[in-house]
RNA sequence: CAUAGCGAGAUGGGAGAGCGGCUGGGCAACCAGCCCACCGAAGGAGCAACCACCCCGGAAACUCUCAGGUACCCGUACCGUCUCGGUUUG
Numbered sequence: 001c002a003u004a005g006c007g008a009g010a011u012g013g014g015a016g017a018g019c020g021g022c023u024g025g026g027c028a029a030c031c032a033g034c035c036c037a038c039c040g041a042a043g044g045a046g047c048a049a050c051c052a053c054c055c056c057g058g059a060a061a062c063u064c065u066c067a068g069g070u071a072c073c074c075g076u077a078c079c080g081u082c083u084c085g086g087u088u089u090g
Stems, first nucleotide, its partner, number of pairs: 001090002006085008018036001020035006037070003043066001044064003050058002
């Protein structure tokens, strides 16, 4: 000086499911609560292929739906690019 992986930021892409019903507040927009139906790609939890193994274990886009969400919009895991940091390595 460069720098795989990793962390953070910016940016682009980015699905699914009732514009549900009722009640209250409100001029309206909208907000809150309740009920039923549904979704899984914030988060969380569970099992597993697999990995590791002295012990303790780790682990999904699968499963659950506690949480979150179900017109438009916003947002979301994940993927690409750039920037910064910087491990390993050269």

Model confidence (mean pLDDT): 76 of 100. The RNA shown here (Glycine riboswitch aptamer) has 90 nucleotides and comes from an uncultured Acidimicrobiales bacterium. Its Rfam family is "Glycine riboswitch aptamer". Rfam links the family to the GO term glycine biosynthetic process.